[in-house]
Source information
Predicted 3D model of a 97-nucleotide RNA (Glycine riboswitch aptamer) from a Rhodocyclaceae bacterium. Lineage of the source: Bacteria > Pseudomonadati > Pseudomonadota > Rhodocyclales > Rhodocyclaceae. The coordinates come from a structure-prediction model, not an experiment, and the mean pLDDT is 75. Of the family's consensus pairs, 91% are formed in the model.
RNA sequence: GACCGCUGUUCGGGAGAGACCUGUCCGCCAAUCGCGGGCGGGCGCCGAAGGAGCAACCGCCCCGGAAUCUCUCAGGCCCCAGGACCGAACAGUCGAU
Numbered sequence: 001g002a003c004c005g006c007u008g009u010u011c012g013g014g015a016g017a018g019a020c021c022u023g024u025c026c027g028c029c030a031a032u033c034g035c036g037g038g039c040g041g042g043c044g045c046c047g048a049a050g051g052a053g054c055a056a057c058c059g060c061c062c063c064g065g066a067a068u069c070u071c072u073c074a075g076g077c078c079c080c081a082g083g084a085c086c087g088a089a090c091a092g093u094c095g096a097u
Stems, first nucleotide, its partner, number of pairs: 002097001004095001005093009018043001020042009044077003050073001051071003057065003
């Protein structure tokens, strides 16, 4: 110095599941009805923030690290937002070669 690895930032892609029932408040409407939104209750569901569990596997093998599997505490179920993970760029680190 370069590639790879790790961390972070930016951009792009990124699934699933009730526009369910009900109470209340607000708004629209001349208005019962109806529509939309906020806050609660109920049941049903999803897994890809996070969390937890088992474990293939890995290691320096006493003990540790461990998932896209499992569970749904949390989160989510029009849109928005979020979103594991993937790609590109940039920055840092010097972990390995």